[in-house]
RNA sequence: GGGCCAGUAGUUCAUCGGUAGAACGCUUCAUUCGCAUUGAAGAGGUAGAGGGUUCAAUUCCCUCCUGGUCCACCA
Numbered sequence: 001g002g003g004c005c006a007g008u009a010g011u012u013c014a015u016c017g018g019u020a021g022a023a024c025g026c027u028u029c030a031u032u033c034g035c036a037u038u039g040a041a042g043a044g045g046u047a048g049a050g051g052g053u054u055c056a057a058u059u060c061c062c063u064c065c066u067g068g069u070c071c072a073c074c075a
Stems, first nucleotide, its partner, number of pairs: 001071007010024004018055001026042005048064005
């Protein structure tokens, strides 16, 4: 330098055109003498950045950034 993959809640991942969910974690309540377990409820993200297409974009297209991976180059 070139190809490919990934970037979404604190963490690991879904959703892949119609105003984003799960598990774990966190908070509260119940259960217990207390803790744990279990059950119930709740908070938490405008989806890496910018632009384009569209009535509508996390989703499609372009550029850039970050990480991973393969290849090439180098003396």
This is a predicted structure of a 75-nucleotide RNA (transfer RNA) from a Patescibacteria group bacterium.
Its Rfam family is "tRNA". It is annotated as a transfer RNA.
The RNAcentral record of the sequence draws on ENA.
NCBI's taxonomy places the organism under Bacteria, Bacteria candidate phyla.
The coordinates come from a structure-prediction model, not an experiment, and the mean pLDDT is 82.